About this RNA
Small-subunit ribosomal RNA, central domain from an uncultured Acidobacteriota bacterium, 348 nucleotides, folded computationally. The prediction has a mean pLDDT of 89. Rfam family: Bacterial small subunit ribosomal RNA. The RNAcentral record of the full RNA draws on ENA and SILVA.
Context: one part of a larger RNA
């Protein structure tokens, strides 16, 4: 140094962004670093392989021969790698016009419903459960109307829809903002893909400080249940959920399927842009996205099939029997909790 593989068996980093590195469309001209052909020079001798000999043979030894797969130099090839120059234009990118969407950030507002406080009506039960109790109600609950007062999340629309890099975004409306798409082919001319290190971002739960506080509801108390019942059921009820600012930095962070490119029979949906014909609702065609069904082909099967787990090619990340163990020691990060990085012995 070399082998197989990572959708479910171990295995795709949580997603981007982007340093160094590796990889990269097409024409022509040049150089000649790699790359090939040739000479030279060296590549000690033993060792090795092949011949042929010598000890009775072998081991052992003696000799030619090869061979030492390098490395130096020299002349020569220019297809391919790579440098140089100078084009293109399909790759990437810009501009022009369009439309679409719960993208993201702040400001406003809006109705239903919980609750909880004022009245009014009104009178004994509510309320909860498999049944029941605790619990709330003659100091008038529950019901019921009218008010105010406050948090939170937004029914119908709503869809196998949509938009985002992921996490994830859902009431309306206004600033501000960031992308994808589609159509036009004016403009740049390879400006490209990947990306160890690194940076941002990152559900939910938890920290820190300050608000806030309806509902819910870890702990926590009580009623039941049961042998028990540190539970499921009920009745309450504190953190937290809620905002700001800073931290955590984690997941079944799942498509359990890195990203980027290229080809590879089809069918039926469904979003958003175009064109074409009809124009009354449609029909055909293109391109982005998203679902389902399959062809060949993979695949142990399951199942995958143009959104590939098919047929190739770049780069990266990762795995190598179970258990000890994501422990333990060191490192580094954190205000903690603990994160990331991660053995061994021992065992089977």
């Nucleotide at each position: 140094c070399u082998g197989g593989g990572c959708g479910u068996a171990a295995a795709g980093g949580g997603u981007c962004c982007g340093u160094a590195g590796g990889c990269g469309g097409u024409g022509c001209a040049g150089c000649a670093a790699g790359u090939c052909g040739g000479g030279a020079g060296u590549g000690a001798a033993a060792u090795c392989u092949c011949u042929g000999g010598g000890c009775u043979u072998a081991a052992c030894c003696c000799a030619g021969a090869g061979a030492c797969u390098g490395c130096u130099u020299c002349c020569g090839a220019a297809a391919c790698u790579g440098c140089u120059g100078u084009g293109c234009u399909c790759g990437a990118g810009u501009g022009c016009g369009a439309g679409a969407g719960a993208g993201g950030c702040g400001a406003g507002u809006g109705g239903a419903a919980u609750u909880g406080c004022a009245g009014g009506u009104g009178u004994a039960g509510c309320g909860g459960u498999g049944a029941a109790a605790u619990g709330c109600g003659u100091a008038g609950a529950u019901a019921u109307c009218u008010g105010c007062a406050g948090g939170a999340a937004c029914a119908c629309c709503a869809g196998a829809g949509g938009c985002g890099a992921a996490g994830g975004c859902g009431g309306c409306u206004c600033g501000c903002u960031g992308g994808a798409u589609c159509g036009c082919a004016a403009c740049u001319g390879a400006c490209g893909c990947u990306g160890a290190g690194g940076g941002a971002c990152g559900a939910a739960a938890g920290c820190u400080a300050g608000g806030g506080g309806a509902g819910c509801a870890a702990a926590c108390g009580g009623g039941a249940u049961u042998a028990g019942a540190u539970a499921c059921c009920c009745u309450g009820g504190u953190a937290g959920u809620c905002c700001u600012a800073g931290c955590c930095c984690u997941a079944a962070a799942c498509c359990a399927u890195c990203a980027g490119g290229a080809c590879u029979u089809g069918g039926c949906g469904u979003a958003u842009c175009c064109c074409g014909u009809g124009u009354u609702u449609g029909c055909g065609g293109g391109a982005u996205g998203u679902g389902c069904c399959g062809u060949a082909g993979c695949u142990a099967a399951c199942g995958c099939g143009a959104u590939a787990a098919g047929u190739c090619c770049u780069g990266c990340g990762c795995c190598u029997g179970g258990g000890g163990a994501g422990u333990a020691c060191g490192g580094u990060c954190g205000c903690a909790a603990g994160g990331c990085u991660g053995a061994a012995a021992c065992u089977c």